Source information: SAM riboswitch aptamer (S box leader) from Daejeonella sp. JGW-45, 105 nucleotides, folded computationally. The coordinates come from a structure-prediction model, not an experiment, and the mean pLDDT is 87. It was read from a public genome assembly, where an Rfam model found it. Of the family's consensus pairs, 97% are formed in the model.
RNA sequence: GAUUUAUACAGAAGUGGCGAGAGAUCAGGCUCAUUGACCCACUGACAACCCCCCGGUCAUGCCGGGAAAGGUGCCAAUUCCUGUCCCGAAAGGGAGAUAUAAAUU
Numbered sequence: 001g002a003u004u005u006a007u008a009c010a011g012a013a014g015u016g017g018c019g020a021g022a023g024a025u026c027a028g029g030c031u032c033a034u035u036g037a038c039c040c041a042c043u044g045a046c047a048a049c050c051c052c053c054c055g056g057u058c059a060u061g062c063c064g065g066g067a068a069a070g071g072u073g074c075c076a077a078u079u080c081c082u083g084u085c086c087c088g089a090a091a092g093g094g095a096g097a098u099a100u101a102a103a104u105u
Stems, first nucleotide, its partner, number of pairs: 001105008013043005021032003026083004044075001046073001049071002052066006079097001084094003
């Protein structure tokens, strides 16, 4: 990198460094940012996918509960919103894309 499955309207910031753009890509919108964003480091948190523990079950699975030491993830805005399809007055639903986890390759 590719494939499969699951999840994505919940939750969680301080300090230091840097110094101009940032919010995945393209377009439109909107927002964040010299009162220092984005990014990086440290510390702290959040969450609970894997791992771990308990119970149910015929169950290497599934369901429910717990824990947070370990592996990840994450800490502006729904994945910031829209783009394609369905329905619609509006709201809404699906697909696609993206992100993350786990497994396979």